[in-house]
Context: one part of a larger RNA
RNA sequence: CUGGGCGUAAAGAGUACGUAGGUGGCGUGAUAAGCGAGCGGUGAAAGCCCGGGGCUUAACUCCGGCGAGCCAUUCGAACUGUCGUGCUUGAGUGCUGGAGGGGAAAGUGGAAUUCCUAGUGUAGCGGUGAAAUGCGUAGAUAUUAGGAGGAACACCGGUGGGCGAAGGCGACUUUCUGGACAGUAACUGACACUGAGGUACGAAAGCGUGGGGAGCAAACAGGAUUAGAUACCCUGGUAGUCCACGCUGUAAACGAUGAGCACUAGGUGUCGGCGUAGAAAUACGUCGGUGCCGCAGUUAACGCAAUAAGUGCUCCGCCUGGGGAGUACGCACGCAAGUGUGAAACUC
Numbered sequence: 001c002u003g004g005g006c007g008u009a010a011a012g013a014g015u016a017c018g019u020a021g022g023u024g025g026c027g028u029g030a031u032a033a034g035c036g037a038g039c040g041g042u043g044a045a046a047g048c049c050c051g052g053g054g055c056u057u058a059a060c061u062c063c064g065g066c067g068a069g070c071c072a073u074u075c076g077a078a079c080u081g082u083c084g085u086g087c088u089u090g091a092g093u094g095c096u097g098g099a100g101g102g103g104a105a106a107g108u109g110g111a112a113u114u115c116c117u118a119g120u121g122u123a124g125c126g127g128u129g130a131a132a133u134g135c136g137u138a139g140a141u142a143u144u145a146g147g148a149g150g151a152a153c154a155c156c157g158g159u160g161g162g163c164g165a166a167g168g169c170g171a172c173u174u175u176c177u178g179g180a181c182a183g184u185a186a187c188u189g190a191c192a193c194u195g196a197g198g199u200a201c202g203a204a205a206g207c208g209u210g211g212g213g214a215g216c217a218a219a220c221a222g223g224a225u226u227a228g229a230u231a232c233c234c235u236g237g238u239a240g241u242c243c244a245c246g247c248u249g250u251a252a253a254c255g256a257u258g259a260g261c262a263c264u265a266g267g268u269g270u271c272g273g274c275g276u277a278g279a280a281a282u283a284c285g286u287c288g289g290u291g292c293c294g295c296a297g298u299u300a301a302c303g304c305a306a307u308a309a310g311u312g313c314u315c316c317g318c319c320u321g322g323g324g325a326g327u328a329c330g331c332a333c334g335c336a337a338g339u340g341u342g343a344a345a346c347u348c
Stems, first nucleotide, its partner, number of pairs: 003320004007302002012316001014201004021194003025087007033080002035076004040071003049065006090191001091188003094184004102177007109153001114148007124135002162169002206247006215241002220236004258315006266293012297304002321348003330341004
């Protein structure tokens, strides 16, 4: 050291791909490294332990024994490993088919807001709890017509329906492109699972360069409120929000629940496919997804319950009292902001 855990108490990395490593389906032959059994050697003495003996006892002491490991050798072959050979159920490929806001680029459209021009028209508009700042006789608000520009896409739309690894993705068309699913069973024949490092992706805000800028709106200004009001409310308003390229790399990045495989009552809704019956509606069966309820089981309880937090196996990550502290220092990354890694003294 071999412990116990990780939905909410400390603890699942934001997500994926994948290197090393760890783990690995069914049959057969060989081998004998692991493994098991026997025997031999070694295992100094003392000591420990076990069985006896001697000092009145004990301490002390004497005698005998055991012994892991290592080395050699003989045998065994179930399991693990290795080598050979075969299989198809794991995995993958092919073929057929339908579903989808999956991704990228280009183009197009209508509603609305704002602005500009022109017409009609006249004294208000706007805003609030009430007001005021603000806008308006240099003609506003309202209304009609035309134009400009940017951003977002009502209804469909789903009581949580779809797609994506996650972040996330809703107007329409075209082009390019990824994945999943169902059916089939033609092909490969364990090609698999996980994954330290690593690599890629990664909301919003933020940063760099250049564009763009309608609406909204940190900062900021003014008006209110108030004891005050560096706020909540109102009128304005700049970064930003948008685009291109590059950086940042974090979130209550949440299902606060790592990935994979297998097993373990049911009921009910919904999405996508297939089969059978039926003229159809639909019913039944089946595969994949997404919800609700619920048994066994589990849980400290709440709850979870085939989409497990149940029962098992494999691999990774993480936790180990509160504060100090996600701080200091060092290192790495970054233009910066900062991010990653990450203590101790002290204290309760």
RNAcentral holds the full RNA, with entries from ENA and SILVA. This is a predicted structure of a 348-nucleotide part of an RNA (small-subunit ribosomal RNA, central domain) from an uncultured bacterium.